[in-house]
RNA sequence: CAGUCUCGUCGCGACUGGCGUUGAGGUGGGUGACCACCAGGGAGCGAUGAGACUGUUCGACACCGGGACCGUUCGCCUGGGCCCCGCGU
Numbered sequence: 001c002a003g004u005c006u007c008g009u010c011g012c013g014a015c016u017g018g019c020g021u022u023g024a025g026g027u028g029g030g031u032g033a034c035c036a037c038c039a040g041g042g043a044g045c046g047a048u049g050a051g052a053c054u055g056u057u058c059g060a061c062a063c064c065g066g067g068a069c070c071g072u073u074c075g076c077c078u079g080g081g082c083c084c085c086g087c088g089u
Stems, first nucleotide, its partner, number of pairs: 001055012015041002017077004025038005039072001062089002064086004069081002
């Protein structure tokens, strides 16, 4: 100097749906599982401080496959986001 992991701080932040149930989101609109606003969550990303480990280890983008995580008590659904892995394309 660079990389990885853990914790703290600051900032950004996708996604936050339908039905039933519940003390446990609300209002308005639309008509299917959506839109807007308010409230409450929020993986992850970036910066930075401390500690530990490592020293040229390859890296980037898209798709595919697998896995984990994120959105209001719970269940059943619908549809997304983000990260990791790969004798894959």
A computed fold for an 89-nucleotide RNA from Aeromicrobium sp. PE09-221, annotated as ZMP/ZTP riboswitch aptamer (pfl RNA motif). Of the family's consensus pairs, 100% are formed in the model. Rfam family: ZMP/ZTP riboswitch aptamer (pfl RNA motif). Gene Ontology terms of the family: regulation of purine nucleotide biosynthetic process and one-carbon metabolic process. A reference for the family is Jones and Ferre-D'Amare (2015), "Recognition of the bacterial alarmone ZMP through long-distance association of two RNA subdomains", Nat Struct Mol Biol. Its mean pLDDT, the model's own confidence on a scale to 100, is 78. It was read from a public genome assembly, where an Rfam model found it.